[in-house]
The RNA shown here (SAM riboswitch aptamer (S box leader)) has 95 nucleotides and comes from a mouse gut metagenome. The RNAcentral record of the sequence draws on MGnify. The model forms 94% of the base pairs in the Rfam consensus. Its Rfam family is "SAM riboswitch aptamer (S box leader)". Gene Ontology term of the family: regulation of gene expression. Model confidence (mean pLDDT): 86 of 100.

RNA sequence: CUUAUCAAGAGUGACAGAGGGGACAGGCCCUGUGAAGUCCGGCAACCUGCCAAGCGGUAAGGUGCCAAAUCCUGCGGGUAACGCCGAAAGAUAAG
Numbered sequence: 001c002u003u004a005u006c007a008a009g010a011g012u013g014a015c016a017g018a019g020g021g022g023a024c025a026g027g028c029c030c031u032g033u034g035a036a037g038u039c040c041g042g043c044a045a046c047c048u049g050c051c052a053a054g055c056g057g058u059a060a061g062g063u064g065c066c067a068a069a070u071c072c073u074g075c076g077g078g079u080a081a082c083g084c085c086g087a088a089a090g091a092u093a094a095g
Stems, first nucleotide, its partner, number of pairs: 001095006011040001013039003019030003024074004041066003046062003049058003070089001075086003
């Protein structure tokens, strides 16, 4: 850079001990009934493998992920109103 996806799903575990939701701004939330992080565990099925050879299945390997839509807004449009539509940006995978 290209393509696809992004409202589903995933712990009453152990250690740890104050932050976290990517950055900026504005909101709104989570958190001593335990944040980040580490380990274990789990979810998913993009790629590989295996089975089937049509859909598909499996979950061994490579990633990814495990509050809230990518938490919401930021740009454009629309509605009586709305988490309505689109773009941008971002994330993940494959090339």